[in-house]
RNA sequence: CAUUUGGCGAGUUUGAUCCUGGCUCAGAGUUAACGCUGGCGGCGUGCCUAACACAUGCAAGUCGAGCGGGACACUUGGUGUAGCAAUACAUUGAGUGUUUAGCGGCAGACGGGUGAGUAACACGUGGGCAAUCUACCUCAAAGAGGAAGAUAACCCCGCGAAAGCGGGGCUAAUAUUCCAUAAAGCGUUGGCCGAAAGGUUCAACGUUAAAGCCGCAAGGCGCUAUGAGAUGAGCUCGCGGCCUAUCAGCUAGUUGGCGGGAUAACAGCCCACCAAGGCGAUGACGGGUAGCCGGCCUGAAAGGGCGAUCGGCCACAGGGGCACUGAGACACGGGCCCCACUCCUACGGGAGGCAGCAGUGGGGAAUUUUGGUCAAUGGGCGAAAGCCUGAACCAGCAACGCCGCGUGAGGGAUGAAGUCUUUCGGGAUGUAAACCUCUUUUCACCCUGAUGAACACUGACAGUAAGGGUGGAAUAAGUCAUGGCUAACUACGUGCCAGCAGCCGCGGUAAUACGUAGGUGGCAAGCGUUACUCGGAUUCACUAGGCGUAAAGCGGAUGUAGGCGGACAAUCAAGUUCCUUGUGCAAGCUCUAGGCUUAACCUGGAGAGGUCGGGGAAAACUAAUUGUCUUGAGUGAGGUAGGGGGGACUAGAAUUCCCGGUGUAGCGGUGAAAUGCGUAGAUAUCGGGAGGAAUACCAACGGCGAAGGCAGGUUUCUGGGCCUCCACUGACGCUGAGAUCCGAAAGCUAGGGGAGCAAACAGGAUUAGAUACCCUGGUAGUCCUAGCUGUAAACUAUGUAGAUUAGGUGCAGGAAGUAUCGACCCUGACUGUGCCGAAGCUAACGCAUUAAAUCUACCGCCUGGGGAGUACGAUCGCAAGAUUAAAACUCAAAGGAAUUGACGGGGACCCGCACAAGCGGUGGGGCAUGUGGUUCAAUUCGACGCAACGCGAAGAACCUUACCUGGGCUUGAACUGUUGGUGGUAUCUCGAAUGAAAGUUUGAGAGACCCGUAAGGGAGCCAACAGAGGUGCUGCAUGGCUGUCGUCAGCUCGUGCCGUGAGGUGUUAGGUUAAGUCCUGCAACGAGCGCAACCCUCGUCCUAUGUUGCUACCUUCGAUUUAUUGGAGGAGCACUCUUAGGAGACUGCCGUGAAAAGCACGGAGGAAGGUGGGGACGACGUCAAGUCAUCAUGGCCUUUAUGUCCAGGGCUACACACGUGCCACAAUGGCCGUUACAGAGGGAAGCAAGACCGCAAGGUGGAGCAAAUCCCUAAAGACGGCCCCAGUUCCGAUCGUGGGCUGCAAUUCGCCCACGUGAAGUCGGAAUCGCUAGUAAUCGUAGAUCAGCAUAGCUACGGUGAAUGCGUUCCCGGGUCUUGUACACACCGCCUGUCACACCACGAAAGCUGGUUACGACAGAAGUUCCGCCUUGAGCGGGCCGACGUCGUGGCUGGUGAUUGGGGUGAAGUCAUAACAAGGUAGGCGUACGGGAACGUGCGCCUGGAUCACCUCCUUU
Repeated sequence: CAUUUGGCGAGUUUGAUCCUGGCUCAGAGUUAACGCUGGCGGCGUGCCUAACACAUGCAAGUCGAGCGGGACACUUGGUGUAGCAAUACAUUGAGUGUUUAGCGGCAGACGGGUGAGUAACACGUGGGCAAUCUACCUCAAAGAGGAAGAUAACCCCGCGAAAGCGGGGCUAAUAUUCCAUAAAGCGUUGGCCGAAAGGUUCAACGUUAAAGCCGCAAGGCGCUAUGAGAUGAGCUCGCGGCCUAUCAGCUAGUUGGCGGGAUAACAGCCCACCAAGGCGAUGACGGGUAGCCGGCCUGAAAGGGCGAUCGGCCACAGGGGCACUGAGACACGGGCCCCACUCCUACGGGAGGCAGCAGUGGGGAAUUUUGGUCAAUGGGCGAAAGCCUGAACCAGCAACGCCGCGUGAGGGAUGAAGUCUUUCGGGAUGUAAACCUCUUUUCACCCUGAUGAACACUGACAGUAAGGGUGGAAUAAGUCAUGGCUAACUACGUGCCAGCAGCCGCGGUAAUACGUAGGUGGCAAGCGUUACUCGGAUUCACUAGGCGUAAAGCGGAUGUAGGCGGACAAUCAAGUUCCUUGUGCAAGCUCUAGGCUUAACCUGGAGAGGUCGGGGAAAACUAAUUGUCUUGAGUGAGGUAGGGGGGACUAGAAUUCCCGGUGUAGCGGUGAAAUGCGUAGAUAUCGGGAGGAAUACCAACGGCGAAGGCAGGUUUCUGGGCCUCCACUGACGCUGAGAUCCGAAAGCUAGGGGAGCAAACAGGAUUAGAUACCCUGGUAGUCCUAGCUGUAAACUAUGUAGAUUAGGUGCAGGAAGUAUCGACCCUGACUGUGCCGAAGCUAACGCAUUAAAUCUACCGCCUGGGGAGUACGAUCGCAAGAUUAAAACUCAAAGGAAUUGACGGGGACCCGCACAAGCGGUGGGGCAUGUGGUUCAAUUCGACGCAACGCGAAGAACCUUACCUGGGCUUGAACUGUUGGUGGUAUCUCGAAUGAAAGUUUGAGAGACCCGUAAGGGAGCCAACAGAGGUGCUGCAUGGCUGUCGUCAGCUCGUGCCGUGAGGUGUUAGGUUAAGUCCUGCAACGAGCGCAACCCUCGUCCUAUGUUGCUACCUUCGAUUUAUUGGAGGAGCACUCUUAGGAGACUGCCGUGAAAAGCACGGAGGAAGGUGGGGACGACGUCAAGUCAUCAUGGCCUUUAUGUCCAGGGCUACACACGUGCCACAAUGGCCGUUACAGAGGGAAGCAAGACCGCAAGGUGGAGCAAAUCCCUAAAGACGGCCCCAGUUCCGAUCGUGGGCUGCAAUUCGCCCACGUGAAGUCGGAAUCGCUAGUAAUCGUAGAUCAGCAUAGCUACGGUGAAUGCGUUCCCGGGUCUUGUACACACCGCCUGUCACACCACGAAAGCUGGUUACGACAGAAGUUCCGCCUUGAGCGGGCCGACGUCGUGGCUGGUGAUUGGGGUGAAGUCAUAACAAGGUAGGCGUACGGGAACGUGCGCCUGGAUCACCUCCUUU
């Protein structure tokens, strides 16, 4: 010099939004474990569970310089024997050295382990001890003179299996004892000091000590007493740190005193006596949990969690108790006793304690070697050498953690192979590989080789670290993810299966979510998972939250403790601020510097860290003390309003009952009824009487009260408020845990009372049922008195008190000013009570001087939903029950406000053949046709409310045809490509056999093509391979097309504005329209898709056109009724008509309505009048609507068959049901005869005339016509006749016979004709359909399909031609606005409860069985300050306390328990439908009764009730 540097969000409730709120994720960490994988090194770490049990070895010894002895070795003597001697042997001394069992000393109280217990002065921090001790060590100043008796070892004897023990005998000491000496020790007394406890190197008296060893010596080591120091220990105090009140009272040595005892020392520590104290809501006592701290993890911090490794303290040593020794222990590797367990035993007895290091078993998800060395650091003993040391230092094992390194580097392709994918072109893996060049960290081998030793010898680690050399890319990559959060996508398999999942959620045939593969992303020798902690979470909020409706204000008041508190001044210094000082060990953390190659790691220095201790200073604020003040608060005086409260008395109306009169058949009740009452006289009416309850009008978002609540009148007692006056007190105040009092209705107890009403109950209805709603009755109760209960939507869902902050307006109260005859009016301060509203606040709704604004004080309450305001416990209660109040388990939501829709048995307005008014039908019959069902070998398939059912099908005998049976074919009936082959081949003609045919087999005859550079190629055919084919599946994978709401008037956008936002506005409103049509207004202004118009057609006119059309005109021929008509030909285009092009209609004009406009009504003109009629045309969207069988198409399936060919059958069946039609039931008709008038179409494998044949269907024949030319063509109608109301001259089904037509074919299975037959049916129940004008009704005609086959089956055409519409109450559908909503798959919604089944957790329970604890007893081991005795000993006897144990009675707390209770959860169970809309009886709260269940009913209360009307108030004008 350096340290102050730090804060992120996301997913999930909804159709969408904002908010509230929980759940979940991303981060960091770990003594970890598990899965997959694994190259190296360094530094750390390693039983969290059973304080479970332990084999084996080691972990505390040392001193011979304290002592006696033993053993061994050596040295040196003596004696004896043998020998001449050397010498040998035996025996006995001395010395030296080594070693050592014993006595003795010191150390075994340290070091090492563990965390069971402990909620405590155990720990932390800061103090105190004048109330204490301290071996070894240091310092100071003294001393050490005599003497004695024992005892182990040793020897002898004995007991015992052993462990060991007993008896006798000998001996030493630094062992033990006695005497002497001694003070500054100790005791007593005195002096002095001190407030005292006490102190004192003041004095006197008494008393208490010692040991020697080594050395030649010097000297050294020891010993005794004393003082001091250092170190260590003991005691004590302030403060600090867990949960629980569902533990509220605890305490008898308890609290204190006096006197003793004990201790190193204070003290009830112990004892005797005395007193009755001590602790507690600031949480005693009890219960649960836990070693505490430095620190560690996390976090921006504040906090929260933890207490491994390292360090400090405490506690413990198998469980419990006890003392001994000692400076120190009540002692981990000492002792005694009890208990449990294990082992040995000769059964008599003994031994043991790994929570020391290794190690074993066990437990467990889980935690290492029975290693080396005392080299270093340290410890014990010793004078020392030294010995001991599982402390320690090292090594081993484990990716358990942190840190570092590597697994190669550079070049290398329009990019190999393989794999994956593909739109088949390609793309990806991918410079990745191969290949070339280079390097050698690591690796292998060889050589050298430390520091660590200060300290001579001495290095476990270790031949390690490090260094040098050689070799060669060589030895070295995994794991998780890949739907969103969250970086990273495709294919295949699977098919609500298998599975995934942290939350949301994936999977039911095209899964980026399962499994696999390829690709990709992340991290990397690791990666994931699980568990736990903090974070995110401001989700317990000190920093930093809330309580009207989301969870949350006690039902209300009075008031205790507590918290907080007006103005002025002084003092003080507790809080507060500043300075200084002590301490906050080390390690850790931060900064800084250094050492290992770097880092982790280690080392030095600095900083930081306390609600800490001492001293000093300041005095603003708070506290404290003192004095004063009046504005807060209170008192007084004068007035005043009031359903404020208690008692007594009293009034009238009404209901009911009783008596009497009048009077007669009903009354009553309902949607309609019935039960009920009534001829024994009701109801009705009149008179009289009885009794109880409640008080119409006044009456009012008016008054009073703290709240609950309070209403006829009079009187009495009494509380509070407001206004005015300003006299008095002088902060007396605010709030208020506990506490106390009050507290609707229902309910309870006792006694009264009982008119009406009315739970329960009974009956009648309703209903599928009706334990209800409705009706008739009716008991508790409702009323009074005295008690209890203590709850309500006890609500303003808004605690109390104070202050500040725009206004406007209404009501109530009593004063004032002005003015006045007057309190008429006007002005306006105060109190109360409403409404609107600015700022502000709010998630929004809304609140807004009566705050939910801005501040202050205090209290209460909340922390996801359910379980549950429940269980257990406790308190209260007569009971009902109230208060307090959990957990297991379960869900990912539950919820508030607002938005858009949808819906309502909500409201307003409007429209539609929707109803109504009409006309005609269907539903009954027969038949046709379609469908269902049934049947069948098959009756192919599809369509199913409207919007399937005469629909696909504009036409099934074969074909069609998709179905069935049988027979065939297999590159195939049709298509493309590749390869190979092919010349009498392809192809054609004529046959034959067989067969139902298809086909199969086979004979004869004819017989090739194109291009060409002449090589060949193409085409055909054959074979093989790719592939064809499929009316097989999925319309819920799709395109396209279509239906429907609906030709309804709607659906949107841009910009702007409003709203936090979804969203709104525009598009709403007032009018008007068929219309979001138009006008006016308006924070909107414009625009788009729809509407309308433009298109087609019909209706009028004009122009053009003129054949095949037409004929006013002419000619001619015929016919007759002699003036008409038919044919032909001219002429013409006037008319009709055809085909084109135009005109015309626009509310243009007039009048009326209205402010205007739009528009409406009426009128004129006009062919047509208010979109003239009809058609085409169908907004955004809805219905996973319909269609894979029109077509197209993804995927799947099939390939000698699900393909294809053929014959036959079937689609045509038939107890039955339904839809759509036809024909009828007759006289508005049927039959017969005569007769008239259309439009639009079609025609060549066609329409077919006239003519002839046939009763007819039809046949023969064929003029004409590819068409304004020819052909196919009307019926009802009109006229005339018959029938005469009947199963008929109606009706025509069915059946028989005979014919006709088409076609290869008419049996299954066509149509038509003739004759005969002549069924049901006499106008159709409930119900239901169409139609508003050229419409309904009725009558025929044509066409498509088609060989043939049509009943209006479909599509078109014309003829004749009506009725009715008051109107919008109701049914149905639709549109707009508004309202409610718990719906959003949107009412075909949602949703409640019982019952039944399965599973889960919990409560109760006769009991059973544990743990713990208290009390009262019994007995009592070891030990022991006690007492006595003698033989004086480890003696004997007695005593107090005393662990373990036993008995009895309780408390608390577990486990289990037949049975039982509710609760939760669970795709499709049963019964109902309580709630959400007015939810079909508005709902809810409290309470009581009842009921299978949701629930129903009574009483009181709430709006968090829709709708309609009225009242009040406000806003605008």
Small-subunit ribosomal RNA from an Elusimicrobiota bacterium, 1517 nucleotides, folded computationally. Lineage of the source: Bacteria > Pseudomonadati > Elusimicrobiota. It was read from a public genome assembly.